[in-house]
Context: one part of a larger RNA
RNA sequence: GAAUGAACGUUGGCGGCGUGGAUUAGGCAUGCAAGUCGAGCGCGAUACAUCCUUCGGGAUGUGGAAAGCGGCGAAAGGGAGAGGAACACGUGGAUUAUCUACCCCUGGACCCAGGAUAGCUGCGGGAAACUGCAGGUAAUACUGGAUAACGUCUCCGGACCAAAGGUGUGAUUCCGUCCAGGGAGGAGUUCGCGUCCUAUUAGCUAGUUGGCAGGGUAACGGCCUACCAAGGCGAUGAUGGGUACCGGGUGUGAGAGCAUGGCCCGGCUCACUGGGACUGAGACACUGCCCAGACACCUACGGGUGGCUGCAGUCGAGGAUCUUCGGCAAUGGGCCAAGCCUGACCGAGCGACGCCGCGUGCGGGAUGAAGGCCUUCGGGUUGUAAACCGCUGUCAGAGGGGAUGAAAUGCGGGUGGGUUCUCCCAUUCGUUUGACAUAUCCUCAGAGGAAGUACGGGCUAAGUUCGUGCCAGCAGCCGCGGUAAGACGAACCGUACGAACGUUAUUC
Numbered sequence: 001g002a003a004u005g006a007a008c009g010u011u012g013g014c015g016g017c018g019u020g021g022a023u024u025a026g027g028c029a030u031g032c033a034a035g036u037c038g039a040g041c042g043c044g045a046u047a048c049a050u051c052c053u054u055c056g057g058g059a060u061g062u063g064g065a066a067a068g069c070g071g072c073g074a075a076a077g078g079g080a081g082a083g084g085a086a087c088a089c090g091u092g093g094a095u096u097a098u099c100u101a102c103c104c105c106u107g108g109a110c111c112c113a114g115g116a117u118a119g120c121u122g123c124g125g126g127a128a129a130c131u132g133c134a135g136g137u138a139a140u141a142c143u144g145g146a147u148a149a150c151g152u153c154u155c156c157g158g159a160c161c162a163a164a165g166g167u168g169u170g171a172u173u174c175c176g177u178c179c180a181g182g183g184a185g186g187a188g189u190u191c192g193c194g195u196c197c198u199a200u201u202a203g204c205u206a207g208u209u210g211g212c213a214g215g216g217u218a219a220c221g222g223c224c225u226a227c228c229a230a231g232g233c234g235a236u237g238a239u240g241g242g243u244a245c246c247g248g249g250u251g252u253g254a255g256a257g258c259a260u261g262g263c264c265c266g267g268c269u270c271a272c273u274g275g276g277a278c279u280g281a282g283a284c285a286c287u288g289c290c291c292a293g294a295c296a297c298c299u300a301c302g303g304g305u306g307g308c309u310g311c312a313g314u315c316g317a318g319g320a321u322c323u324u325c326g327g328c329a330a331u332g333g334g335c336c337a338a339g340c341c342u343g344a345c346c347g348a349g350c351g352a353c354g355c356c357g358c359g360u361g362c363g364g365g366a367u368g369a370a371g372g373c374c375u376u377c378g379g380g381u382u383g384u385a386a387a388c389c390g391c392u393g394u395c396a397g398a399g400g401g402g403a404u405g406a407a408a409u410g411c412g413g414g415u416g417g418g419u420u421c422u423c424c425c426a427u428u429c430g431u432u433u434g435a436c437a438u439a440u441c442c443u444c445a446g447a448g449g450a451a452g453u454a455c456g457g458g459c460u461a462a463g464u465u466c467g468u469g470c471c472a473g474c475a476g477c478c479g480c481g482g483u484a485a486g487a488c489g490a491a492c493c494g495u496a497c498g499a500a501c502g503u504u505a506u507u508c
Stems, first nucleotide, its partner, number of pairs: 001508004006504005013358006019351002026315003030312003035072003040069002047062006079270003088195008098187003103183008111145004120135006151160003165175002196242003203233003208230004213225003245267004249260004272293005295306004323348001325347003331344001332342004361391004371382004395449001397444005404437002410431009452497005457478003463492005473480002
């Protein structure tokens, strides 16, 4: 000098774009953060209408709340960096050793049957969480049979493997389902090379190294088991210890390099601590399950419940880091569509935390006013500075106009096409959708509302007076202060930068 997720001191007008829990991966009140589908299924509350009524109600119809079965999603998105020195990451290969829901392309199939179960009804248990028995019901839930290749296995003879319907006037045609082949994207595994410090860590290793056989996995493999052999690694640093997420990048520097990995993007790992599997295309699963532990809460003492390293917020610790805000309008995601959900996201709020831009006026004005300070007492300086005169209107303030972020979807009408069609597709016209923000323009008033901080011995731009008297104090280094201090404190003046200026910490 440059830099920072900074903090502290003094000061503080506006705006844009960014950015903000670095410490205790410490504990958490409260609300929200993952649902959706009636075009899979059975039922059907409040309500409304009609009829009956013993005035309690009952029946039928319309309608579709809540819950349930079922499907898809919940493995994404969001957070954090504890662990990990490792095929974790980076880079380049391998997979004749692999899997892949949804999506795209291609081929073929959707035949015949069955038994349950939730919801519901009845009877219970329990303080609660929850739960038992009996009856009965549906499905794109479940099961059996048939069919079976370009699929799987194969001793090449053969054997084996599936399905579900829905919407609709209408289904070979739309949606969906099943079996295959290919693709795309994704995932698993594996190898070469690279990746911090320490020898005041020198030896380490029995599933250890290899083989054979088997098991297991989507898949190779000591991944696991039995048997056999005695190997394997190491000063080119094994083993141990310490520290640390890695990369794209970022800071600095002429570069080489050194330092670093916050925000954003890719990968990895974690989800109260430890362990485990289930479901599923995918997890050994942040807001799923089971067990153990610590902690906290409820309890009728028998027993239960919970997990903010999601968004806000709270306590604690700390030098230190924000609102318990608005909206799904846009972009994206989930669920056929519409729509619903979405603390992703888009916005607003707070903080000079950073960068950038703008302003705090402009011109004239000498008797060089008053006041301050200095003085050789003549004057000098503050200083055109002020007053005073004239002008302007940025920003802020008040009022009014006004693009844009909106493309879609839906609804209504027209035209064309799909052999018919109320259905579908394309196109066109009208209409509908903004949480939030606002470019820019016009009008109003009036210099009005807007300047500080550090420094002045040398390095280093800028000095005088008074006070103090090795005291009080200053200080980055040299060093100042013991009675004339340009170095301490104050005043005046000056210098630098300026909505900031200094200090501290850290990197080059």
Model confidence (mean pLDDT): 85 of 100. This is a predicted structure of a 508-nucleotide part of an RNA (small-subunit ribosomal RNA, 5' domain) from a metagenome. The RNAcentral record of the full RNA draws on SILVA.